Predicted 3D model of a 394-nucleotide RNA (Bacterial RNase P class A) from a Holophagaceae bacterium. RNAcentral holds the sequence, with entries from ENA. The organism belongs to Holophagaceae, within Bacteria. A source record names the gene rnpB.
[in-house]
């Protein structure tokens, strides 16, 4: 490097929480009782309920028939759209995934191997600090040339100046300066031209495919950022066990039954104002008191509470088989917390790995990170350390 295991052991006392046995009960007795991450709550699914059209058609998937066109039967899935939001090299693997496996292709490492938000910048839009002549339909700052015009000298061959102008080769800036090395070519240059590299476009071999080689044609036309908007494919109701059922003190509201609804006044009437007789509450009884049209009773309803979902599961742990592999089929086996303010602790002794003090004999001290709450696959993030397997380099 790359992975896998463990995550202090034993022994007794005293407690807690499930469950089983027993007892009328108090209780006893047995037996079980945190993790690799129970964490963050970031993906992903199961399960519930809401909501919608439970329905058809189209897709998918098994099986069976076929005249190879289809065509039947079951399942699953199931109106479009537009916004949002997520994913993005391929192929598989899974209930699904943004997971994993195996490949491609960049990029890094002597190497085992480890990184990778890995569609699109020849459809718009817009971004580029400092520095720099010039940063986007480019730029002469040094610098080179100065073949040509052009001025001057001339020994008539040319010279010289660096004026007009040419050059993007080479310095220099900078995260990036309009392909790259080499040649040839030129006044100096330039894909101007020519070989290979890379680049675009068409066929061709290989491979399920991602892409890989190779060939022919094009001198390049298309600079960087999409972890900027945006475009393209695809996927995506919604909210959660505090989901939801059940039972069910209390109280509103409706329903049903049983008694009862007297007299006065006022109003057209609903009602409203007096009385308090008979009634009703105030345990029963008398007194007072309060209602006085209602009142009892039940039925509904749900709150407090309490059962329930709850833990056997896309399970464990061994074997056989397909696969490189993730994973899958199958057989044997196992049963492994379930609280509900919320257990899973405390204390004693002995051993163990690490640590510090001592020469030593021994002594002091001392166990990482961290605690389930419907479950279940992953990331991710936190850990003192111990063993184990395979590689690579010196």
């Nucleotide at each position: 490097u790359g992975g896998a295991u463990c995550a202090g052991g034993g022994c007794g006392c005293c407690g807690c929480u499930g469950c089983g046995u027993g007892g009328c009960g108090a209780c006893a007795c047995g037996c079980a009782g945190a993790g690799g991450a129970a964490a963050g709550u970031c993906c992903g699914g199961a399960c519930u309920c809401c909501a919608g059209a439970c329905a058809a058609a189209u897709u998918c998937c098994a099986u069976c028939c076929u005249c190879c066109g289809g065509g039947a039967u079951g399942g699953a899935g199931g109106g479009g759209g537009c916004a949002g939001u997520g994913a993005g090299c391929c192929u598989g693997g899974u209930a699904a995934c943004g997971c994993c496996a195996g490949g491609g292709c960049g990029g890094g490492g002597c190497g085992a191997c480890c990184c990778g938000a890995c569609g699109g910048a020849a459809a718009g839009u817009g971004c580029a600090a400092c520095a720099g002549a010039g940063a986007g339909c480019a730029g002469a700052c040094c610098g080179c040339c100065g073949a040509u015009g052009g001025u001057u000298c001339u020994u008539c061959g040319g010279a010289a100046c660096a004026c007009a102008g040419g050059c993007a080769a080479g310095g220099g800036u900078g995260a990036a300066a309009g392909g790259g090395u080499g040649g040839g070519g030129u006044a100096a240059g330039a894909g101007c031209c020519c070989a290979c590299c890379g680049c675009c476009g068409c066929g061709c071999u290989g491979g399920c495919a991602a892409c890989a080689g190779g060939g022919c044609g094009g001198g390049c036309a298309u600079g960087g950022c999409a972890a900027a908007c945006c475009c393209c494919u695809c996927a995506c109701g919604g909210a959660g066990c505090a989901a939801g059922a059940c039972c069910a003190a209390a109280u509103a509201a409706g329903c049903c039954g049983g008694c009862g609804u007297g007299c006065u006044g006022a109003g057209c009437g609903a009602u409203c104002a007096g009385u308090g007789a008979g009634g009703a509450u105030u345990g029963g009884c008398c007194c007072g008191a309060u209602c006085g049209a209602g009142c009892c009773g039940g039925c509904g309803g749900g709150u407090a509470g309490g059962u329930u979902g709850c833990u056997u599961g896309a399970g464990g742990u061994g074997g056989a088989u397909g696969g490189c592999g993730a994973c899958a089929u199958c057989c044997a086996u196992c049963c492994c917390a379930g609280a509900g303010g919320a257990a899973u602790g405390g204390c004693g002794c002995c051993c163990c790995a690490g640590g510090c003090c001592g020469c030593a004999a021994g002594g002091c001290g001392g166990g990482a990170c961290a605690g389930a709450a419907u479950c279940c696959g992953g990331c991710u993030u936190a850990c003192c350390g111990a063993u184990c397997c395979a590689c690579c380099a010196c």